[in-house]
Context: one part of a larger RNA
RNA sequence: UUGGGCGUAAAGCGCGCGUAGGCGGCUCGGAAAGUCGGUCGUGAAAUGCCGGGGCUCAACCCCGGGACUGCGUCCGAUACUUCCGGGCUGGAGGUAGGUAGGGGAGAUCGGAAUUCCUGGUGUAGCGGUGAAAUGCGCAGAUAUCAGGAGGAACACCGGUGGCGAAGGCGGAUCUCUGGGCCUUACCUGACGCUGAGGCGCGAAAGCGUGGGGAGCGAACAGGAUUAGAUACCCUGGUAGUCCACGCCGUAAACGAUGGGUGCUAGGUGUGAGCGGUGUCGACUCCGCUCGUGCCGAAGCUAACGCAUUAAGCACCCCGCCUGGGGAGUACGGCCGCAAGGCUAAAACUC
Repeated sequence: UUGGGCGUAAAGCGCGCGUAGGCGGCUCGGAAAGUCGGUCGUGAAAUGCCGGGGCUCAACCCCGGGACUGCGUCCGAUACUUCCGGGCUGGAGGUAGGUAGGGGAGAUCGGAAUUCCUGGUGUAGCGGUGAAAUGCGCAGAUAUCAGGAGGAACACCGGUGGCGAAGGCGGAUCUCUGGGCCUUACCUGACGCUGAGGCGCGAAAGCGUGGGGAGCGAACAGGAUUAGAUACCCUGGUAGUCCACGCCGUAAACGAUGGGUGCUAGGUGUGAGCGGUGUCGACUCCGCUCGUGCCGAAGCUAACGCAUUAAGCACCCCGCCUGGGGAGUACGGCCGCAAGGCUAAAACUC
C1' cells in the first nucleotide's frame, strides 16, 4: 500500500518541452476482447456451513444438502468501453485581416547624477553623529565655475497598468526573433489532455578564464557606543556587484493554491480588441471576447477566508503527505572544479 488528504495544520515538483503510459468529441456500420444471460464440463475427498442421525452428552463419527463466489467450452445479447471501417465539425490546429506590449537577443546613441583628473575663483575649515571621534584640508580641502575621463543605473511618464511558462523584464533608435488577443468562419478533420523517465530554461549568492571597476560594499581596519560590542551608528575598504564565455541548479523559486475541460447569482474598477449608437471629429453610452483587481449569492471551509482568475459542482492525468525530534542528516549512488546539489534511511528518544 486501504482510506483520507495537500492556501495557512504533514503534503503541488521553481517553470516549460515532451517519450512511454493513462484518459479522450458527435454520428453510422461491422466485430464481439471487456461486459451481460444461458448450456455442458470441471471445480477430488476430508475440513468449514445448514439439516438429520450414531456413541448415555460433548469432543468425535456417519448421511444428505448447499457451497467451493473459480476456470474452460459452446450458444446468445450489443447499451457502454474496446477494435476495424465510413462520415461530421462544436475540441485542436491552420489560412486571411487587424492589434497592444519593460517578451527575448545583438548593435548603436542620449541626458541627469556620483566619483576622479586639469584649470579658474576663493579661504579655513569640511565631513559625520544622538553627541562625537577616526577621516579629509594651508602641499589650499569643502563651496563654486569651465573642461576632460570612466563605470554603473535609467528620475518624471509609472499605474492593485503591461508582457512572459516560470525565473523575470523599464532611457532612446535600429536589426533579428518568440508568444498572445480580436475579427472572419475559408481549410484540415479528433490531429486532443496529461505526462513516470528524459531534455531544456531557471533570481541572488558562489566558482573558472579573461576583461572592467564610478558608486555601493561581505571580509578586513580604524572611530564611537557599551559592563563587554567579534553588532546596530560613523570614516575607510578587498572580493563582489558590471561585460564575454563556461559552470552551479538553489530560494518565503509564493497565489505558500499542479495542468486540462465543462458547469454554477451579481455589482464595480482597469488593460487590449471588435461591433452598435452617436459626432465634423475625439470622448461618452450599450453589447461581445480575452486579460487583470476589488466587493459579494449559492456552495465550500476547523476557522481565517475562497467565491466564473474557486479553496464551489464534476471528470481526466501527473506530483506529493501519513506524529515531533534525530534529519533533509548518515551511508550508498548520480551530478559538480569546488562550494555543494539530487535521491534518502535507521538506532535512539518524546

This is a predicted structure of a 350-nucleotide part of an RNA (small-subunit ribosomal RNA, central domain) from an uncultured bacterium.